[in-house]
């Protein structure tokens, strides 16, 4: 050179004017100053958690849902990460919903003789017959089918056959050694044939209390019926423990405060660690609206600008995404 | 913002525990009428929203997108 495989990063630039939000300052007020002003996914709302609130959310059992290799990381998690088995690629790498189907029910249409119960269409032997029909035996071959009794190739074996038996090779299970923290992985022995399907019910183990910031805080006052040992009532049921006095009308607040952004934060550097991620030191304050700002126009230049935009925050997943840059590695060509 | 629910023939909706998708209006085409309405008779109608995956096989089952429609407020 060409082919490709992972992994980060950017997300128009610079300038001048006019606006908007929010915070300081300043002014008696109008106002006037000054500093900041979306994302890598703010999306979808799938999961996990903070936070409110319901009873400080307790205990047992059922019920429901979640998830399913080891082992670590974390607040937590169904996430991550490293490695085991599997699959797929010449390689780099890429995928993987990956506990049981020798606990138990259920399905497995059509086709087929038969769909997992024990049975035999064709076919083969045997017997039977003038020839059939019939009667026996077989389950290796043929046919259907996603799938056919589930161990293949060779040889014995037989009235034909058949793991029937024999060597070899394969397979799952058990033991035992060994290597590993561990899933397994290697290697000698045993004795052995169990069909798919659990993203079908189940089983087996582990986790989960319901509602969501439209959560929620911040009043006066009549009324009914009850007055505690009881009934009732308290966000899945029962029991147990624990707490409660209930329902209902008027008056006023009209959306203004508070929740509301200093955080499991962000940048730097050492160090542990194969990584995830941790531990120290230093440094920085980065939107907080409430009809909802973050725009708009002119003017240079480029490669001519994707996907989209907060709304309580936060770790993740998956979803969209023009185009540029950069590192690292495979295979293959040339050439030396 | 956050919660739930839903998409199957032009329409309204069935479709159980997975086996080749149905009704009822509507439409066409004949019968019947002078014509036409009702009324017999016959036929046709599907990307089951889409895109993977599980399974011999998916509207059904499990994932992810995609429309649509509902409730829910600061009132304690």
């Nucleotide at each position: 050179g060409c082919a490709g495989u992972u992994c980060g990063u950017u997300a128009g630039a610079c300038g001048a004017u006019c606006g908007c939000u929010u915070g300081c300052c300043u002014g008696a007020a109008a106002g006037g100053g000054u500093a900041a002003g979306a994302g890598g996914a703010a999306a979808g709302u799938c999961c996990g958690g903070g936070c409110a609130g319901c009873g400080u959310a307790g205990g047992a059992u059922a019920a429901u849902g979640a998830c399913a290799g080891u082992u670590g990381c974390u607040a937590a998690c169904g996430g991550c990460a490293a490695c085991c088995g599997g699959g797929g690629g010449c390689a780099a790498c890429c995928c993987u919903a990956g506990g049981g189907a020798a606990a138990g029910u259920g399905c497995c249409a059509c086709a087929g003789a038969a769909a997992c119960a024990a049975a035999a269409c064709u076919a083969c032997c045997c017997u039977g017959u003038a020839a059939a029909a019939g009667g026996g035996g077989c389950a290796a071959a043929g046919g259907u089918g996603a799938a056919a009794u589930g161990a293949g190739u060779g040889g014995g074996g037989u009235a034909a056959g058949a793991g029937c038996c024999c060597a070899c090779a394969g397979c799952g299970u058990c033991g035992c050694a060994u290597g590993g923290u561990g899933a397994c992985a290697u290697g000698c022995g045993g004795a052995g044939a169990a069909g798919g399907u659990a993203a079908a019910c189940c089983c087996u183990g582990u986790c989960a209390g319901c509602u969501g910031c439209a959560a929620g805080g911040a009043g006066a006052u009549c009324g009914g019926c009850a007055u505690a040992a009881a009934a009732g009532a308290g966000c899945u049921a029962u029991c147990c423990g624990c707490u409660c006095g209930u329902c209902g009308g008027u008056c006023g607040u009209c959306a203004c405060c508070c929740g509301c952004u200093u955080g499991a934060u962000c940048c730097u550097a050492a160090g542990a660690g194969c990584a995830a991620u941790c531990u120290u030191g230093g440094g920085g304050c980065u939107a907080g609206a409430u009809a909802g700002a973050u725009g708009a126009u002119c003017g240079u230049c480029c490669a001519c600008g994707a996907c989209a935009a907060a709304a309580c925050c936060c770790g993740g997943c998956u979803u969209a995404c023009a185009g540029g840059c950069g590192a690292a590695c495979u295979g293959u060509c040339c050439a030396a | 913002g956050g919660c739930u629910c839903u998409u199957u023939a032009g329409c309204u909706c069935a479709g159980c525990u997975g086996g080749u998708a149905g009704a009822g209006c509507a439409g066409u085409g004949g019968a019947u009428u002078g014509a036409a309405g009702a009324u017999c008779c016959a036929c046709g109608u599907g990307u089951c929203c889409c895109c993977a995956g599980u399974u011999c096989g998916a509207g059904u089952c499990u994932g992810g997108g995609a429309g649509g429609a509902g409730c829910c407020a600061c009132c304690a």
This is a predicted complex of two RNAs, RNase P RNA and transfer RNA, with 412 nucleotides together.
The prediction has a mean pLDDT of 78.
Rfam match: Bacterial RNase P class A. Rfam describes the family as follows. Ribonuclease P (RNase P) is a ubiquitous endoribonuclease, found in archaea, bacteria and eukarya as well as chloroplasts and mitochondria. Gene Ontology terms of the family: tRNA processing, dimeric ribonuclease P complex and ribonuclease P activity. It is annotated as a ribozyme.